Large-subunit ribosomal RNA, half A from Galbibacter marinus, 1611 nucleotides, folded computationally. Its mean pLDDT, the model's own confidence on a scale to 100, is 81.

Context: one part of a larger RNA
RNA sequence: GGCGUAUGGGGGAUGCCUAGGCUCUCAGAGGCGAAGAAGGACGUGAUAAGCUGCGAAAAGCUAUGGGGAGUGGCACACACACUGUGAUCCAUAGAUAUCCGAAUGGGGCAACCCACUAUACUGAAGGUAUAGUACACCGUAAGGUGGGCGAACCUGCUGAACUGAAACAUCUAAGUAGGCAGAGGAGAAGAAAACAAGAGUGAUUCCGCUAGUAGUGGCGAGCGAACGCGGAACAGCCCAAACCGGUUUUGUUACGGCAAAAUCGGGGUAGUAGGACUGCGACAUUUGAUGCUAAACGAAUUAGAACUGUUUGGAAAGACAGACCAUAGAGGGUGAUAGUCCCGUAUAAGUAAGAAUAGUUAUCGAUAGCAGUAUCCUGAGUAGCGCGGGGCACGUGAAACCCUGUGUGAAUCUGGCGGGACCAUCCGCUAAGGCUAAAUACUCCUGAGAGACCGAUAGUGAACCAGUACCGUGAGGGAAAGGUGAAAAGAACCCCGAAUAGGGGAGUGAAAUAGACCCUGAAACCAUACGCUUACAAGCGGUCGGAGCGCAUUUAAUGUGUGACGGCGUGCCUUUUGCAUAAUGAGCCUACGAGUUACCGUUGCUAGCGAGGUUAAGUGAUUCAGUCACGCAGCCGUAGCGAAAGCGAGUCUGAAUAGGGCGCUUUAGUUAGUAGUGGUAGACGCGAAACCGUGUGAUCUACCCAUGGGCAGGUUGAAGUUUAGGUAACACUAAAUGGAGGACCGAACCGGUUGACGUUGAAAAGUCUUCGGAUGACCUGUGGGUAGGGGUGAAAGGCCAAUCAAACUCGGAAAUAGCUCGUACUCCCCGAAAUGCAUUUAGGUGCAGCGUUGUAUUAGUUUGUUAGAGGUAGAGCUACUGAUUGGAUGCGGGGGCUUCACCGCCUACCAAUUCCUGACAAACUCCGAAUGCUAACAAAUGAUUUACAGCAGUGAGGGCAUGGGUGCUAAGGUCCAUGUCCGAAAGGGAAAGAACCCGGACCAUCAGCUAAGGUCCCCAAGUGUAUACUAAGUUGAAAAAACGCGGUUUGAUUGCUUAGACAGCUAGGAUGUUGGCUUGGAAGCAGCCAUUCAUUUAAAGAGUGCGUAACAGCUCACUAGUCGAGCGAUCGAGCAUGGAUAAUAAUCGGGCAUAAGUAUACCACCGAAGCUAUGGACUUUAUAUAAGUGGUAGGGGAGCAUUCUAAACUGGGUUGAAGUUGUACUGUGAGGUAUGAUGGACUGUUUAGAAAAGAAAAUGUAGGCAUAAGUAACGAUAAGCGGUGUGAGAAACACCGCCGCCGAAAAACCAAGGUUUCCUCAGCUAUGCUAAUCAGCUGAGGGUUAGUCAGGGCCUAACGCGAACCCGAAGGGGGUAGUGGAUGGACAACAGGUUAAUAUUCCUGUACCUGCAUAUGAUUAAAAGUGACGAAGGCGUGAAUAUGGUGCGUACUGACGGAAAUGUACGUUGAACCAUUUUUCAAGAAUGGGAUAGUACACUAAAGCUUCGGCUGCGGUGAUAAUCCAUAGUAGCGACUUCCAAGAAAAGCGACAUAUGCAGCCUGUACCGCAAACCGACACAGGUGGUUGGGAUGAGUAUUCUAAGGCGCUC
Repeated sequence: GGCGUAUGGGGGAUGCCUAGGCUCUCAGAGGCGAAGAAGGACGUGAUAAGCUGCGAAAAGCUAUGGGGAGUGGCACACACACUGUGAUCCAUAGAUAUCCGAAUGGGGCAACCCACUAUACUGAAGGUAUAGUACACCGUAAGGUGGGCGAACCUGCUGAACUGAAACAUCUAAGUAGGCAGAGGAGAAGAAAACAAGAGUGAUUCCGCUAGUAGUGGCGAGCGAACGCGGAACAGCCCAAACCGGUUUUGUUACGGCAAAAUCGGGGUAGUAGGACUGCGACAUUUGAUGCUAAACGAAUUAGAACUGUUUGGAAAGACAGACCAUAGAGGGUGAUAGUCCCGUAUAAGUAAGAAUAGUUAUCGAUAGCAGUAUCCUGAGUAGCGCGGGGCACGUGAAACCCUGUGUGAAUCUGGCGGGACCAUCCGCUAAGGCUAAAUACUCCUGAGAGACCGAUAGUGAACCAGUACCGUGAGGGAAAGGUGAAAAGAACCCCGAAUAGGGGAGUGAAAUAGACCCUGAAACCAUACGCUUACAAGCGGUCGGAGCGCAUUUAAUGUGUGACGGCGUGCCUUUUGCAUAAUGAGCCUACGAGUUACCGUUGCUAGCGAGGUUAAGUGAUUCAGUCACGCAGCCGUAGCGAAAGCGAGUCUGAAUAGGGCGCUUUAGUUAGUAGUGGUAGACGCGAAACCGUGUGAUCUACCCAUGGGCAGGUUGAAGUUUAGGUAACACUAAAUGGAGGACCGAACCGGUUGACGUUGAAAAGUCUUCGGAUGACCUGUGGGUAGGGGUGAAAGGCCAAUCAAACUCGGAAAUAGCUCGUACUCCCCGAAAUGCAUUUAGGUGCAGCGUUGUAUUAGUUUGUUAGAGGUAGAGCUACUGAUUGGAUGCGGGGGCUUCACCGCCUACCAAUUCCUGACAAACUCCGAAUGCUAACAAAUGAUUUACAGCAGUGAGGGCAUGGGUGCUAAGGUCCAUGUCCGAAAGGGAAAGAACCCGGACCAUCAGCUAAGGUCCCCAAGUGUAUACUAAGUUGAAAAAACGCGGUUUGAUUGCUUAGACAGCUAGGAUGUUGGCUUGGAAGCAGCCAUUCAUUUAAAGAGUGCGUAACAGCUCACUAGUCGAGCGAUCGAGCAUGGAUAAUAAUCGGGCAUAAGUAUACCACCGAAGCUAUGGACUUUAUAUAAGUGGUAGGGGAGCAUUCUAAACUGGGUUGAAGUUGUACUGUGAGGUAUGAUGGACUGUUUAGAAAAGAAAAUGUAGGCAUAAGUAACGAUAAGCGGUGUGAGAAACACCGCCGCCGAAAAACCAAGGUUUCCUCAGCUAUGCUAAUCAGCUGAGGGUUAGUCAGGGCCUAACGCGAACCCGAAGGGGGUAGUGGAUGGACAACAGGUUAAUAUUCCUGUACCUGCAUAUGAUUAAAAGUGACGAAGGCGUGAAUAUGGUGCGUACUGACGGAAAUGUACGUUGAACCAUUUUUCAAGAAUGGGAUAGUACACUAAAGCUUCGGCUGCGGUGAUAAUCCAUAGUAGCGACUUCCAAGAAAAGCGACAUAUGCAGCCUGUACCGCAAACCGACACAGGUGGUUGGGAUGAGUAUUCUAAGGCGCUC
């Protein structure tokens, strides 16, 4: 280390629970608000942070009713109070009700600031209190109304896109989403210019049908009525006009009137027309509101039956036993399960306000008839029509009807409109005015209930202080988190410990392993103890066999733990032709996580009824229930045919009685339930990039507007000017002066060139180094403007909040996804495809093919024989077409010759035809198989065939063999055909291997026989038999050529040889001649020539090689001798051999002439999940002695488990349920049963039913826990060290000393921003990258003081808002007056002291400003003007400050001691304000006062600390030294010069003096502020505007060092 067992930790699953949700039913209510809402801010308690309540009358006040004992909310403690004189509490009605908010006096950055009028307090100013003061509309006025908020429902205006159409444009989505306006408890609609059709209905709305019909429609996708019928509910009316009259005005008048207009009253309201008008008649009928009476309802509320004992137990409601009540056995609680313990329940009783019902008549309203028909009235820019659109189911269509932007434009009851173009007839109705309940829709809210809904990852986002914490500039987004116990009885006391941490005892309790991190307490993960095992051993970690050891027992062929050693063995899922793959996914565990539901079809099954079946909406009843009855409107079927009229067992076509088509002859449906499947819906789950709509963003950044600020120092030296020279005059030249410039160098500042570092950073863009600009098109602060197909852009598609080729947020929305991934228990039966055709199709789909299930059928397959069609393999080509070798012939042509021309001639050129010869073809065939195909017959086989119906999957294939195409007769290539296997197939062999060989796994067996292949060992079986070969480790054991080879074995043919071969040795190898030529030379041997000849010989080439400059020399051929038997040559065959080169040594090891290699022949054996044997299971089937049982996609069948419901078991359970955790038994399996431990309250079985119904994978979701790993890191390399103290503990805290760092900052002061971080005390769990006694941390207490500082009460800029006014579907957009708005204008205080923490604020002293009153005195006043402005430059003046010098004061210094001098250090100072004078153009400066202040210093000295040396110094006293000189020169101020780009507005001022007295409001004020407190997620190397900024060096704010001051960067 491994396995096992036990005990713990960790964690929070599971079980149980529910306080909260979800979905509904019934009833109520359906609004609140200027009488100030909704929603908030701030307050309010004895103590009070939060929630709740309430509002300065503040967890409450008053009254009435109820109620009757405790009470002061959540909230459990202490204190103090209230209450029978009736509290708390409940109900009703009142009072109060800060500030914001429609917000309404004005303003504004919501909860704040500032006013005016009247009255009051006084007392002028100032202040306080109360009331009022917005706008719009109506109204003469008085006065009234509106505004805003709120969930859905409703009406109107406006109005998308994704998507679907497999693309897309009409169309669809959809008049949806969204925006806007408005209304109410409902809204809208509504009393026919309506439907209908020869019959009729009689306003509207809603439900069921009609009907997915008629239609409409790129006639695609889709969209989709009406009439009529059945129901719910029912309700009808009023004006305008005619006519009559009144009033007013106007006109006119013969002043009597008349007319017109306006207004008011009467009248009047219809289609069988009605009314006016004329005549007659009548006071009826019906009904509304208010009041009164009655009964029943109605808030808080009241009464309300009946049980005991024993037993177990901590506790009884359990068990047992015996009773009782019930108009009450709903439910909840009580220490376990309660009709009789408690609250309740059934039932009964009761009341204020109030609403509704009935009656009544008291009052006030509304409402009618008959006849006549001359005249009058009956809705005008209307109806209609043209053009353009929209709505109607209806897309312009034949398009009626309705609406209207535009243009035209009637009639008048003898009129007009409609009935789907239009016309006629007929019928219906009466437009151009208005109102109208119910039936219908919805639920923010209240009450009562219900659930085969959830039970803490579920159910609302939210069971809990949740729209909270947190994130974001904002719109907006948005969590996690329940459980002690019956009762706190919440652990007195003791011990360990620094401890209020934690633990151990003790105690409580039934239980403390219920101890507050608290019920149960799983797994991952982390430990401890014990048993076995492990240090020569190589692995998907298991499985099979198995020694040893331990333990137990029923002692046995026992069980159990471990497992030395051996055999075999490359995870799971997905996707694929194919995966151990080095292709995908998963770190592990737990929980959650995906084919559902509705409606409409279709098929099967089950059930009812059956030529019939069945109700829908609704109504009634009731025990209030997945009930019953009624309801026949409608639907399907019973008859078809036809385009239709229509006819009908027929009908249509047709001239037809013909023929033909479709039907009949042959009748089963229908309604439910359930299962499979299709369609419409998100439709199995998760997943886009995108599109569209309403909004939110310019605190980042781009540009612009307004107003402010900044730029050390040095250099250069333009124009101009002056002077001199020069010119007729200019010009020109020189020198000065001058100070220009998108000038130069270079800090701050802005930028970001190079390199390195950094890259899980210090930093989501930086650091170091280097570099660019640095008076300009510069940089920057504050306030504003521009907004998403939009802005802005010196332009990069850059930037618009770490996001940009179209921001962000929410919504349409579950967009769509022919794509990827994932998709969860078991067993049984069968079992594919990767092909054809088509496809904007190729990884998708449709039809066919192949599968399965059911029903019905009767074929199918194989072999043999016979008979057929055919043109492949082969073959052939004087058999065609085409191609073609050599030869012969040589038409024709080319070239040459000839020629005046024509003929003609030649040709080693090309070449037709023909002949001979050779040979080719997928698209040649005179020929032509095998196989396959068709048919008939025979035999075998036995469901294999076919049809219909339900349901699929497949339509990526792959290897091998054979026949081909393509390619290179390349490919593990590609495309076909036939077969086979893999796919979807395990087993044996081939070392290992998808498809090669053998062979198809139901299970078991320590049985047998074989296949392929093997038999020396690994490794089962022969060191088998016989005969050869191989020497290469060839080969066995991947493959290899041309060519080479005196390797070796063997065969055939042939030559030489005792007349002496072959090889070796000895000897010769000569002469003409150096052959000739060539050559410098060439002599056998550079080269050329040839009669390569001849001679001597046993033999010897005009020479086979070596060699020389050429010779020479050495050899060979050839010959003789010696030797003594075989020696050569050629052509084959077998096995070897070279050829033979790839990156780690490697296709096992040993071995190979006695093979385990190769070849031939033979015998035996081994060898698989094959076959056999024995036993068993299941399927098929009537049965079985019969056959079968590999399996992916897929089809079919049968079951298991989980949750809930009903009934039964009158089940089980504190004598212990569920859950958790072991063990044993059992079933083919999913699983089940029993029992031990834990646990402490529920739960099972059977039969049915209903599902949020089974996880290992989705880079799944959430939580927990590992791993890396005790690893990286601990955030500037400015640096620490010592002593002392405190403390449980000190590297870091405090003090002291030394050292180091910054010092244009790492110092000091403001603004923004933060918001208590400030100071003190007490702490150390967390925070601090370590520790901490420390802290910007935790807890408590304290702290911010203003007429003069800043802001408001003053002003205006950009810009915002905005009466009037303009524009626009609406919302709204502009905008004058005005109003807001600083970054600007205006405006009065200084010095010192003081606190732990504040100071121009407090105190002291000294000043100033404004207003009012009083007193005194002066005088006018109209507006000019001023305010009021650029850049650059030099000049002048000059505070402050610094340095130097001199003098002075104090202290120190002293080398053995003293003195003096010297030296060193520090100091040598002084405001606002007032006055004066000098200087000056002016401002400024100066002088005097302020100042008897105060500071420094000295002396004294309380108190404290101490290392005992000293140190600090409250208070007091003293009055002690220059108001010196020089230099530099900043701020400020002043005028001046030059230049072009030509440089705010308004208020204020102008517009009395003096004195005294009084008055002077609101807000800010702590602290940080280049940073540990701001912006960057952090105590982050980044960013952040203004002011001061000493000394030495130096031109300098550069650089280096340093002062004051601050730090050493939290390991």